[in-house]
Context: one part of a larger RNA
This record gives sequence, C1' cells and structure tokens, in this order.
RNA sequence: GGACGAACGCUGGCGGCAUGCCUAAUACAUGCAAGUCGAACGCGUCUUCGUUAACUGAAGUGCUUGCACGGACGUUAACCAUAAGACGAGUGGCGAACUGGUGAGUAACACGUAGGAAACCUGCCCAGAAGCAGGGGAUAACACUUGGAAACAGGUGCUAAUACCGUAUAACAACGAAAACCGCAUGGUUUUCGUUUGAAAGAUGGCUUCGGCUAUCACUUCUGGAUGGUCCUGCGGCGUAUUAGUUAGUUGGUGAGGUAAAGGCCCACCAAGACGAUGAUACGUAGCCGACCUGAGAGGGUAAUCGGCCACAUUGGGACUGAGACACGGCCCAAACUCCUACGGGAGGCAGCAGUAGGGAAUCUUCCACAAUGGACGAAAGUCUGAUGGAGCAAUGCCGCGUGAGUGAAGAAGGGUUUCGGCUCGUAAAACUCUGUUGUUGAAGAAGAACGGGUGCAAGAGUAACUGUUUGCAUCGUGACGGUAUUCAACCAGAAAGCCACGGCUAACUACGUGCCAGCAGCCGCGGUAAUACGUAGGUGGCAAGCGUUGUCC
Repeated sequence: GGACGAACGCUGGCGGCAUGCCUAAUACAUGCAAGUCGAACGCGUCUUCGUUAACUGAAGUGCUUGCACGGACGUUAACCAUAAGACGAGUGGCGAACUGGUGAGUAACACGUAGGAAACCUGCCCAGAAGCAGGGGAUAACACUUGGAAACAGGUGCUAAUACCGUAUAACAACGAAAACCGCAUGGUUUUCGUUUGAAAGAUGGCUUCGGCUAUCACUUCUGGAUGGUCCUGCGGCGUAUUAGUUAGUUGGUGAGGUAAAGGCCCACCAAGACGAUGAUACGUAGCCGACCUGAGAGGGUAAUCGGCCACAUUGGGACUGAGACACGGCCCAAACUCCUACGGGAGGCAGCAGUAGGGAAUCUUCCACAAUGGACGAAAGUCUGAUGGAGCAAUGCCGCGUGAGUGAAGAAGGGUUUCGGCUCGUAAAACUCUGUUGUUGAAGAAGAACGGGUGCAAGAGUAACUGUUUGCAUCGUGACGGUAUUCAACCAGAAAGCCACGGCUAACUACGUGCCAGCAGCCGCGGUAAUACGUAGGUGGCAAGCGUUGUCC
C1' cells in the first nucleotide's frame, strides 16, 4: 500500500447492486416450510335436478254467494337408476431420497484430476419389438362394540379398486448344453436345443347394428439410449520423530455365504505373511475443490456469499419400504433433556424460513406473492411450494450523485497574530444574477407476460368413419413487487459535512496554558519555564458520507 462476512469511537443527505451468528453442531415458545390425483376405488354429509303416491290447498274460473273446478308453493313417503357440485376421512398411485440448512466428524479414494468396470444398478423420459386372456379370496373406510385419562389398541359384521393372489399364453430374458466369431487373464457376442417365469379383463372421450370398434393416458416383457448413481486404480494437496516400530481378519490362498456388483465384505480351513526413515503407526489440526485476497511473477494466505462433491440432522445403534435412504420435518431400540398424565403410561427434536433465550466485540422481519423461473402431483383446469421472486432492517461493503453556480475589495464586521506598520481567515461572507441534481407537492405511468386455458377458423398425421391429438392464425384474459421505476409540471439556496493529522519517517505552524506534572507515543522519542511532539485556540494538510483506531492476511 491492498484486502475484510469485520468490530469499536466520532459523525451521518440520497440512490443502485451486493452482503449480513465467523462465538454455543447450545436450548427452543409460536406459525408456516410436502403434498397431489375423484380421468384408480368404495363410503359418509350437504346442496341442486327426476318420477309416483298422499296431505295441505294460493292465484284464477264458473256461478245458485258458499259450493265446485283448478292446481302453484310447501310437507311426508317410496322408487329405480340417477345426474351434477362441494366437503370429510379412508383404500390405492406417484412424490416425500429433490429442494433447503450446517461444517460437528473426517488426513480418508473424502476431494481434485486422469483412467478402468469383460465386476454393476438406474423410477420417471426417448426409440424399437411383442402383448394387454380368463378367474378368485380378502380388507380399510362404514356399522355395532370392548379396554384406556390420553396416545392408541382390540373384537364382530358388510363392501370396492389401477390394492392382493393363483391360472393360461412368450423368448429376444434367466439357467444348462453345443457350434461359430472375437478379445484384455477371469472371458464377451451371435445362432440352435431343453427347463422356468409376466400383465391393470384399467380410466376417460367418441361411434354403435348393443356384439363391439376406436382415440388418448395408463399397464406387462425384452433390447438400445439418455440421465443419475455405485465400485476400483495412478497422481496431487498438513504439522509434530520431544510419535520408530505397527498389524491376528492382520497379509495371502481354497471353499461357502452375501451384494446390483469385484473384494477378508463375512465365515470355515490352510499358510505366515503385510506396512515402515521415499516417514508406517500415534498425536494435533482441518470438510475438499472451482475460486477469493495479495504479489511484476514465483509464491504466500483464505475456504463468507455463488457453483460442484462429501459428511451430518439432540447423542449412539439398527433395519424396513422403495428404482433410489440405512431417510432433517419416516420407523424401532438405548441415552440425555423438555412437556402431558387419572402415575398405569405417553409426546417431542428449527444445523428449513421468520422468531426467542443464552454466549459474544458482533450479524436482520414472527413481512408479501406464487405474477415470473424451477419443482411435486394431475389428462387438464389447477393445488402445494419460507425453493424462488420481492419488499423490510443495517454506511457492512462497492459504485454513483448531492450539500449549490457565476459576479463580487470598502480587502467590511469579527476571530487569530503582531516588530503595532501590518499580516491572515479571504472572493471567503454580505450583496446581485442564476440553476433545481436531490428534496416537497401534484399529474401521467411501465418492461418484466411467454405460456397454459376459453371461443372461432384453417391445415398435417392417423382412422372404415367419428371423437381425440398436433401445428398455425385471430380474439378474450393473467403482476406480489407497485401507483414502484420512469416522465412531466410547480416551488424553495432553501432541508443535507464531518473525521483525522500537522517533530522526523509523512503532506501540513503559530499563540497561550502546563512545567519530567498532566500527558503523548507505530519507531526514533517529547515534557524538568519561551514545548511546531502534552492540552486549548487560530491557521494549515489529507480523506470525505465517511474518517480514524483495533484485529487478521499478503
């Protein structure tokens, strides 16, 4: 000199863009952060629509004036199938393994980079091939009921499915055998033969001669792709030798098990190996990288925000489900802590977004919206989304703007100083003439909106045809921010400057006070009666909405 997730002292006008618990991976009140699908399924409640019957009997009509016709509204019951909508829980499917947070652990194939898998998996998605037949038994919801304070648990009875279970059909799948070709050691690919194994008969729309056909979305099997993941290896990145020896599943082999898969991964047996001054082992510290800071570079330092990977989710352990977890807002066990309790037993997990207490020098709102981007589900409309988009707070940082401009010497008053002549603050002020950035008030007012969807028209592929689907055009309509940005008009110099330094390093000096005192200080050092070094004043220098100090790094 530069830099900072900074803090502190003094000061503080505005805007844009960023950033904001570095400490206690401490404990958490409250609200929200993962749902969605009725075009998979049955049920319950409510509303509306239908038919028939009974009761009631208005308006109106006829007149013999108190009777008849008439039959609205309403009430009740039954009905068969309903039809539409809303809500509620339940069965079922998909998602919940993404997103978001933190850096405790980890010196390790954790990360980076370069390879390997002839040792592997991959839901949704894409392409291709084939198929979607015919049956069955339950169960939740519901009703009744039992136990319990509750959490919840049990019994009996009924019912549905794209829930569950057999059967048929198949080889390009798996296993076994044979042959050919190829390779990188185990081997790989193709062909033939034998054995084994699958489906949702679904949903919605259209047409129908009621037999069925068809479109879309689902579903099953196989192959290939894409995406994502898993495993192995070379090399690289830290401190201590005041850590020198370490290791028994340890090192290797055979066999069996296990896994998606190679492997002491696990087990039985056998052998005695394996690592190490090219630093094993131990201890300490630490998430790694792209990057960031500094530096001419080499290098040194850092690991905030953003992106990639890893690890973790009160502490420790475990598996289940699933394509994928050994699962932050799932389950089980143990432990600590907190809460409820009828004392028998239960409930919980903010290192999600806000927020609270605590710790600390120190770090924000219990805000708005799904309008955009992205995600989950859904055929879609749409629903959910503290991801995200925004607003709020903080000079925390960077950048930009302003606090006025021009003229103005009687060099005013006043302050300071003086050799008493003067010098200086100083064109500075006043005064005059302007401007209106910002500000105040008023008016107009965005881009971010593209879709999806509704309506109309046209075309393409396909179909026996229709429906449906795809594309294009026209039109309708969708904004949290926000009446924000921006623009225009009016008004006023009015509302907006401080901080540090002035002995040398180092730009900038005098006066007074003090008198080795009070004090200053980064180093040298200053102060003991004329202190440019302490304190104050005037002046000057530097930076400026900041300035200075402290801390850390180069």

Small-subunit ribosomal RNA, 5' domain from Levilactobacillus lindianensis, 554 nucleotides, folded computationally. The sequence was found in a public genome assembly. The source organism's lineage runs through Bacteria, Bacillati, Bacillota, Lactobacillales and Levilactobacillus. It matches the Rfam family "Bacterial small subunit ribosomal RNA".